[in-house]
RNA sequence: GAAGCUAGCUAGACAGUCGCCGCUUGCGGUUUUCAAGCAAGGGGAGGAAAGUCCGGGCUCCAUAGAGCGGGAUGACGGCUAACGGCCGUCUGCUGAAAAGCACGGAAUAGGGCCACAGAGACGAGCGUAUUAAGUUACGGUGAAACGAGGUAACCUCCAUCCGGAGCAAGACCAAAUAGGCAGGCAAUGAAGCUGCUCGCUGAGCCUGCGGGUAGGUUGCUUGAAUGCGUAAGUAAUUACGCAUCUAGAGGAAUGACUGUCCACGACAGAACCCGGCUUACCGGCUAGCUUCUCUU
Numbered sequence: 001g002a003a004g005c006u007a008g009c010u011a012g013a014c015a016g017u018c019g020c021c022g023c024u025u026g027c028g029g030u031u032u033u034c035a036a037g038c039a040a041g042g043g044g045a046g047g048a049a050a051g052u053c054c055g056g057g058c059u060c061c062a063u064a065g066a067g068c069g070g071g072a073u074g075a076c077g078g079c080u081a082a083c084g085g086c087c088g089u090c091u092g093c094u095g096a097a098a099a100g101c102a103c104g105g106a107a108u109a110g111g112g113c114c115a116c117a118g119a120g121a122c123g124a125g126c127g128u129a130u131u132a133a134g135u136u137a138c139g140g141u142g143a144a145a146c147g148a149g150g151u152a153a154c155c156u157c158c159a160u161c162c163g164g165a166g167c168a169a170g171a172c173c174a175a176a177u178a179g180g181c182a183g184g185c186a187a188u189g190a191a192g193c194u195g196c197u198c199g200c201u202g203a204g205c206c207u208g209c210g211g212g213u214a215g216g217u218u219g220c221u222u223g224a225a226u227g228c229g230u231a232a233g234u235a236a237u238u239a240c241g242c243a244u245c246u247a248g249a250g251g252a253a254u255g256a257c258u259g260u261c262c263a264c265g266a267c268a269g270a271a272c273c274c275g276g277c278u279u280a281c282c283g284g285c286u287a288g289c290u291u292c293u294c295u296u
Base pairs, nucleotide, nucleotide: 001292002291003290004289005288006287007286008285009284010283012261013260014259015258016257017256018255020044021043023041024040025039026038027037046267050278051277053276054275055274056273057272058166059165060164061163065198066197067196068195070162071161072160073159074158075089076088077087078086079085090104091102092101093100094099105157106156110155111154112151113150114149126139127138128137129136170218171217172216173215180209181208182207183206184205185204192200223245225244226243227242228241229240230239231238232237
C1' cells in the first nucleotide's frame, strides 16, 4: 500500500420564516366549572418501524384437570421471563487464513424411495463347475449383489416441550329501542373459545323474522427500560451503585419555502409493549484480526 474477516457507532448537518401533535406553567372564559384561544418552556418515527416467522408481558374464556389426536425441537454445558434465540466446547463441511455454516438421537422395530450399468438393487438370481437341493465355489456389471449399501429437511421410532383467542383483547359511561314475535333444545343436564372423549361446574342456550344504537372515556406508555461505573464470569450474562425519562396519533401528528456546507443522502414511517430471527439497504467513522506486495 492492497484485499478480506469480526464487532460497534451513525444514517445528511446548520440557520431563518410559516405550519402540525402532545406535555408543563400562566393568562383567559366566569356565579362556578369546562371548552375555544393566547404566551413561555421542553419534547415528537427505525436499524430495520418491514415480514407477522418464533417467544413472552398484559386481557378474556375460567372454577381449569386427564387422555387421545395434533404440533415443535433434537451433540454437550450454560444464559434468559421464555424461545426454534444467544454464549462456550465438540463433531462435520467451506475457505490459504482471520472466520463462516448446521439438515448434529435411531437405518437389526417397521414401511417407502434410490439414476446409469447389470439377469437382478431385498430377495431377486445371468454364465461356468459342483450338489439330492440356489447346495457349494468362481466369473460379468456396478460405489454396493448368496442377507447388502444409502436415505429419517420421507413416513416413522425415541427423548424433551406445548390450553386457546387476541388491544378490532378487554373495562367504564351516556343515549336509543320492541323486557318484540315464532320455533327448537334444556336438571334424564343448556352453555363452557383448535378437534374428540372422560371428568368438573351447574343455567339458560340456539335459529328465523322484525326494531334501536354505532357517541365518548380508558386500555396508551416508567420499561423483564436506557446510559455509565465496580465486581464475578472465557463469554452470553448476573449483582450492586449512580444518573436519565426518550412519540402516544385517533381516518391517523414532524410538512413547506429560502440560504449555506459536504459524506451529495439508500432501504424506508410507530398504532398495546418487549426479547429474538429473517429480509431490504446509499454512504461515513472507530477498534481488533488474517493474507499478499514493496521498502528499511